RNA sequence: UGAUAGAAAAGGCAAACUUAUUGAAAAAUGAGGACGCAAAGCUAUAGGGACUAAGGAAUUCAAUUUUUAUGUCAGCCAGCUGCCUAA
Numbered sequence: 001u002g003a004u005a006g007a008a009a010a011g012g013c014a015a016a017c018u019u020a021u022u023g024a025a026a027a028a029u030g031a032g033g034a035c036g037c038a039a040a041g042c043u044a045u046a047g048g049g050a051c052u053a054a055g056g057a058a059u060u061c062a063a064u065u066u067u068u069a070u071g072u073c074a075g076c077c078a079g080c081u082g083c084c085u086a087a
Base pairs, nucleotide, nucleotide: 005085006084012037013036017032018031019030020029021028022027035075041080042079043078047077048076049073050072051071055068056067057066058065
């Protein structure tokens, strides 16, 4: 150098689900639990995408319906950084 790779070792993270708390919800956090992950580390106005719709706006006599992120997701892509190492 191989490495824009993943054979091994060490260590790491933790989906679904259960439970408690928070929240309007999406979802988040703690505990249990492992489906998986070589970035499942970090970044959510200042890339794209997805979820929710309390409040607002439109509609309606009202109920309703539509719309909207200022809420959320980094385990969707992306950007940035980075551990170990053989053939």
RNAcentral holds the sequence, with entries from Rfam.
This is a predicted structure of an 87-nucleotide RNA (c-di-GMP-I riboswitch aptamer) from Halalkalibacter nanhaiisediminis.
Rfam family: c-di-GMP-I riboswitch aptamer. Rfam's curators write: GEMM was predicted in a large-scale screen for bacterial structured RNA regulatory elements.
Of the family's consensus pairs, 95% are formed in the model.